Two RNAs folded together computationally: RNase P RNA and transfer RNA, 464 nucleotides in total.
RNA sequence: CAAGUCGGUCAGGCGGUCGCACCCUGUGUUCGGGGUGAGGAAAGUCCGGGCUCCAUAUGGCACGAUGCUGGGUAACGCCCAGGCGGGGUGACCCGACGGAAAAGGGCCACAGAAAAGUAGACAGCCAGCCAACUCGUUUGGCUUGGUGAUGGUGAAAAGGUGGUGUAAGAGACCACCGGCGUCUGUGGUGACACAGACGGCCAGGCAUCCCCCAUCGGGAGCAAGGCCAAGCAGAGGCAAGCCCCUCGGGGCACGGUGCGGCCAGUACCGUUUGAGCUUCGGGUAGGCCGCUAGAGACGGCGGGUAACUGCCGUCCCAGAUAGAUGAUCGCCGCUCGGGGCCAGCAUGCUGGCUCCGCGAGACAGGACCCGGCUUAUCGACCGACUUGGGCA
RNA sequence: GCCCCCGUAGCUCAGUGGAUAGAGCAGCGGCCUCCGGAGCCGUGUGCGCGAGUUCGAGUCUCGCCGGGGGUA
Numbered sequence: 001c002a003a004g005u006c007g008g009u010c011a012g013g014c015g016g017u018c019g020c021a022c023c024c025u026g027u028g029u030u031c032g033g034g035g036u037g038a039g040g041a042a043a044g045u046c047c048g049g050g051c052u053c054c055a056u057a058u059g060g061c062a063c064g065a066u067g068c069u070g071g072g073u074a075a076c077g078c079c080c081a082g083g084c085g086g087g088g089u090g091a092c093c094c095g096a097c098g099g100a101a102a103a104g105g106g107c108c109a110c111a112g113a114a115a116a117g118u119a120g121a122c123a124g125c126c127a128g129c130c131a132a133c134u135c136g137u138u139u140g141g142c143u144u145g146g147u148g149a150u151g152g153u154g155a156a157a158a159g160g161u162g163g164u165g166u167a168a169g170a171g172a173c174c175a176c177c178g179g180c181g182u183c184u185g186u187g188g189u190g191a192c193a194c195a196g197a198c199g200g201c202c203a204g205g206c207a208u209c210c211c212c213c214a215u216c217g218g219g220a221g222c223a224a225g226g227c228c229a230a231g232c233a234g235a236g237g238c239a240a241g242c243c244c245c246u247c248g249g250g251g252c253a254c255g256g257u258g259c260g261g262c263c264a265g266u267a268c269c270g271u272u273u274g275a276g277c278u279u280c281g282g283g284u285a286g287g288c289c290g291c292u293a294g295a296g297a298c299g300g301c302g303g304g305u306a307a308c309u310g311c312c313g314u315c316c317c318a319g320a321u322a323g324a325u326g327a328u329c330g331c332c333g334c335u336c337g338g339g340g341c342c343a344g345c346a347u348g349c350u351g352g353c354u355c356c357g358c359g360a361g362a363c364a365g366g367a368c369c370c371g372g373c374u375u376a377u378c379g380a381c382c383g384a385c386u387u388g389g390g391c392a
Numbered sequence: 393g394c395c396c397c398c399g400u401a402g403c404u405c406a407g408u409g410g411a412u413a414g415a416g417c418a419g420c421g422g423c424c425u426c427c428g429g430a431g432c433c434g435u436g437u438g439c440g441c442g443a444g445u446u447c448g449a450g451u452c453u454c455g456c457c458g459g460g461g462g463u464a
Stems, first nucleotide, its partner, number of pairs: 001388010012332007020037007039363001043374002046372005051221004058264004063217005068082005083097001084095004098212002104210002106206003122151002124147004128142005133136001159177006178202002180199008225289004234280005241252004253271006296315008336357010393463007402417004410447001419435005440456005
C1' cells in the first nucleotide's frame, strides 16, 4: 500500500423568524415569560419478563416450546466462556449439537439381482449333473448346490490392506490400521480430551417425520383494571328438585359461571319469585386515575477471562389521545467531484493546504413499561487482528 | 392490541419429498381468408427472499418480505 475479519461510536453544530404539545409562572387574560420535547432501531410483534384482573393459580391428561457443558440474568428461544463437528491460507465464521446401540412405527424415488435384521445370486467364479465334438486345464445347457472376493447400478451395497485358508470364497481365522462399545487411570466443576487393557462388536441414513427422554409453560391483556358523569325501553325463547327440620336454615342431587382445550378439585350463584345462556330491539362514543422515578442514566472505586455485578456520588430525561417535536433563512463543519500549490518516493500514486459547486446527507417516528432477537439505514470515525506485496 | 390465512406462467388455479413442475384463458408464430374473427397446428414464460435438514425441497423446519381477513 492492497484485500479482508471482528468489535464499537456518531446519526451534523450554532443562531434568527414563524408555528405545535405539555409543565411552571406573570399579570395588562383573544396577552406574555421560562423550561422540556422521539430512536438506534421508537419498526416487525418473533421471544422473555414486570404490572393488572381472574383463586397468592392446585393435581392429572392433552397441547406447545426448548434441547452439548458451565455461567450470567427478573426471565428468555438472549448473552458470555468453553467442548465437539464443519468451512476458510488466515484473522475468523456456521451448527435445533439429547436418543436411530436395542421402546416402537414410518420413509429411502429412479437405477439396480438386491435398499434394511436370517440382506441380496443378474452377470461372473467354483462344484455337481447332462449333452456335444476338434477329446481339451474344451464348448454348450440346468426349476441343482456353494460363493458377497470381481463387474455393473446408486446418495448409500453392511470396514481397509496383506496373508492363512478353501473347490471357489468370506472377520471364517491371523497381523496391522480405522471405527464402536465396556472397564481402568490421568486432567477438567462439566461437556470432553489423552493413555492403557479387553471384546471380531464392524451395527446404513433420516428424529428439521411420528415418537421416547429431560426441562419449562394456568388464562387474558393498559380497549388490562378502577372511579365519576351522561343516556335508554323493553320484548321473546331455552334449562335443572328431593329430603330433614325448631320454618330459619341444613344435606344431597342437578344446572351455570370463574375455567377461553378436557377431567378432577374448589369458590360463588341458581333450581319455577328462575342466576345464567340466547334472539330481536334501545342507549352511550365523555372525563379522571392507571401514566411514567425506572431490572433508570452518567461518573468513580472494587469483583469477575467475559457476559454481568456490588458500593458510593450526581442527575431527572416525552407523556400526546386521532395523536405535539415542523417549516424556512444565514454561518460553520464533514464527504464526494473538478482546478491550483506543496511534500514523499516506487513516476503515477499517496498525503497536506486552498478555491469553485442551483451537488449529496439515509432508514424512519413514541402510545403501559422494560430485556433481547430480527429487519431497514446516506455515510463518517475509532480500536484490535489476518493475508499478500513493496521499501529500510 | 390479539388472532388467522395466502404467495406457483400475464390472469385464475392444480401439484404423496423424486426424472424436464402442469391445466384453462391470455400472448406470439404459422396454416386458412381479399382482410379480420372463428377453427387447426406449434411455441415461450414461473415456485416471494435467505439459510438449514436431506442423496434430493415448490413441498419439511427456521428467519424475513409482501398481501388479505377476523375480532373487542

It holds a member of the Rfam family "Bacterial RNase P class A". The family's RNA type in Rfam is ribozyme. The coordinates come from a structure-prediction model, not an experiment, and the mean pLDDT is 77.